[in-house]
RNA sequence: CUAAUAUCGCGAGCGCGGCGAGAGUUCUGGCUCUAUGACCCGCCGGCAACCCCUCUGGAAAAUGUUCGGAGUAAGGUGCCCCAUCCAGCCCCGCAAGGGGAAAGAUGUCAG
Numbered sequence: 001c002u003a004a005u006a007u008c009g010c011g012a013g014c015g016c017g018g019c020g021a022g023a024g025u026u027c028u029g030g031c032u033c034u035a036u037g038a039c040c041c042g043c044c045g046g047c048a049a050c051c052c053c054u055c056u057g058g059a060a061a062a063u064g065u066u067c068g069g070a071g072u073a074a075g076g077u078g079c080c081c082c083a084u085c086c087a088g089c090c091c092c093g094c095a096a097g098g099g100g101a102a103a104g105a106u107g108u109c110a111g
Stems, first nucleotide, its partner, number of pairs: 001111002004108005013044001015043004022033003027088004045080003050076002053071007084103001089100004
């Protein structure tokens, strides 16, 4: 980078230091954050439980496989304002609004 698959609910920092102008994925429109220093980077702290680990139930005969449940937080990631900010494409609806898709993010697995 590409493909498959699961999730995008909850939760957790107005911490310290660095940088210095844009940032919220690209485009358009809106909205928001930002010199009271955003975004980003490092450290510290924390959240969660995808993988890992322990125990356990079902499936067909089975140590393997697969689908779950409970637990832990040492390890690999991830994440820590509103917020995957909203709309754009499709469907329902008179409208308000609702649902979906696409795109994106994260994990696992394969190449």
RNAcentral holds the sequence, with entries from Ribocentre. Predicted 3D model of a 111-nucleotide RNA (SAM riboswitch aptamer (S box leader)) from Candidatus Liptoniibacteriota. Of the family's consensus pairs, 97% are formed in the model. The source organism's lineage runs through Bacteria and Bacteria candidate phyla. The coordinates come from a structure-prediction model, not an experiment, and the mean pLDDT is 76.